Predicted 3D model of RNase P RNA and transfer RNA as a complex of 435 nucleotides. Rfam match: Bacterial RNase P class A.
RNA sequence: UGAGUGGGCCAGACAGUCGCUCUUUUUUAAGCUUGCUUAAAAGGGGGAGGAAAGUCCGGGCUCUAAUGAGCAAGGCGCCAGGUAAUACCUGGGAGGCGUGAGCCUACGGAAAGUGCAACAGAAAAUAAACCACCAAAAAGGCGCAAGCUUUUUUGGAACGGGUGAAAUGGUGCGGUAAAAGCGCACCGCGUUGGUGGUAACAGCAACGGCAUGGUAAACCCCGCCUAGAGCAAGACCAAAUAGGGACCUAAUAGUGUGCUCUCACUGGGUCCGGGUAGGUUGCUUGAGGUAUUUGGCGACAAAUAUCCUAGAUGAAUGGCUGUCCAUGACAGAACCCGGCUUAUAGGCCCACUCACUUU
RNA sequence: GGGCCGUUAGCUCAGCUGGUAGAGCACUCGGCUUUUAACCGAAUUGUCGUGAGUUCGAAUCUCACACGGCCCACCA
Numbered sequence: 001u002g003a004g005u006g007g008g009c010c011a012g013a014c015a016g017u018c019g020c021u022c023u024u025u026u027u028u029a030a031g032c033u034u035g036c037u038u039a040a041a042a043g044g045g046g047g048a049g050g051a052a053a054g055u056c057c058g059g060g061c062u063c064u065a066a067u068g069a070g071c072a073a074g075g076c077g078c079c080a081g082g083u084a085a086u087a088c089c090u091g092g093g094a095g096g097c098g099u100g101a102g103c104c105u106a107c108g109g110a111a112a113g114u115g116c117a118a119c120a121g122a123a124a125a126u127a128a129a130c131c132a133c134c135a136a137a138a139a140g141g142c143g144c145a146a147g148c149u150u151u152u153u154u155g156g157a158a159c160g161g162g163u164g165a166a167a168u169g170g171u172g173c174g175g176u177a178a179a180a181g182c183g184c185a186c187c188g189c190g191u192u193g194g195u196g197g198u199a200a201c202a203g204c205a206a207c208g209g210c211a212u213g214g215u216a217a218a219c220c221c222c223g224c225c226u227a228g229a230g231c232a233a234g235a236c237c238a239a240a241u242a243g244g245g246a247c248c249u250a251a252u253a254g255u256g257u258g259c260u261c262u263c264a265c266u267g268g269g270u271c272c273g274g275g276u277a278g279g280u281u282g283c284u285u286g287a288g289g290u291a292u293u294u295g296g297c298g299a300c301a302a303a304u305a306u307c308c309u310a311g312a313u314g315a316a317u318g319g320c321u322g323u324c325c326a327u328g329a330c331a332g333a334a335c336c337c338g339g340c341u342u343a344u345a346g347g348c349c350c351a352c353u354c355a356c357u358u359u
Numbered sequence: 360g361g362g363c364c365g366u367u368a369g370c371u372c373a374g375c376u377g378g379u380a381g382a383g384c385a386c387u388c389g390g391c392u393u394u395u396a397a398c399c400g401a402a403u404u405g406u407c408g409u410g411a412g413u414u415c416g417a418a419u420c421u422c423a424c425a426c427g428g429c430c431c432a433c434c435a
Base pairs, nucleotide, nucleotide: 001355002354003353004352005351006350007349008348009347010346012324013323014322015321016320017319018318020047021046022045023044024043025042026041027040028039029038030037031036032035049330053341054340056339057338058337059336060335061230062229063228064227066262068261069260070259071258073226074225075224076223077222078092079091080090081089082088093107094105095104096103097102108221109220113219114218115215116214130161131160133156134155135154136153137152138151139150140149141148142147169187170186171185172184173183174182188210189208190207191206192205193204195202196201234281235280236279237278244272245271246270247269248268249267253266254265255264256263274434275433276432288307289306290305291304292303293302294301295300325328360431361430362429363428364427365426366425369384370383371382372381378415387401388400389399390398408424409423410422411421412420
């Protein structure tokens, strides 16, 4: 200098001016419960994100009479730890990719059982003989003969060919009529033992001639976890109306947010009709942020100090002007958090790798 | 804001315990008819919304994304 890997940060800046919303202070006016409420004006202060998104996970909170029992259903899945919890995070193992820094992985069990594998192929799972190979027998052909050869039958043999996504360990040597873990060496695999490690697992030794093909994002088995609904949850106040009608169902029943039981209650469902569509609360101080110290490889935890940082509801955070630059991407809170995933212009910082050049 | 469902031929829908996707209507051609319709026969029609993954193999199973649709106020 070029190419790349991992991590972190910013998300146009400043000024003026006119607005919106929340909050607070003061003043004025009204009301009375005499210290509060309402209204207006003026001043001060706060006002979107890294994803506020998708709603994919996990929790808080609230209700469902019950922190009741069982079943079903669903989810997760190498090991250890972190956490309120998780499918998240951290560290480690194994496998794969990359020259490397590094990255990726739904990564339990197929010798408990059941199922599946179209087409092709001889055969697709208690293995199997289509071609080719070898042996024997019979018949035929050629030949004087030795012998060569064709066909058929029987047997041997899974080494070769061919089919397929997949064909019953791989390579090599020996061996044989031809062959084959048939034997041997190495590799793979399995069993046992002991070593290191909390464990996953690693490596070592001995034994076994290979048994146990694939598929569990097929049923399933094993282990662990999970009740359901959601702030339009729920609580309170006010206003208004017809607390109405039809049909169905029912005490061996129905309802009680999967099913059954216990238990509680006596109704339940569909359709038609009536009324209000106002306010308060839930609502933002929280598993909160920042800094330091300590413990831990780390995720994280503890202690101390300090900070308060949107809360709308026909729904605020915007418009205009000026200056500057790199001319500004994705995108807008709606009960609240922790994650994941997806979208995203441009810029900055740190650590590291590879190649080349110079000193 | 919250919950749920769907996407397959031009249209409406099947197929979803994995094996190369069909029906009806429409369109095209032929027949019948003087002609049209109806009727009869034939043929065509697809990136199964998009992209990844599992599997030998995916419309079907899993994940992510896109688009479309439905429901949810209170009182008695």
Overview
The coordinates come from a structure-prediction model, not an experiment, and the mean pLDDT is 79.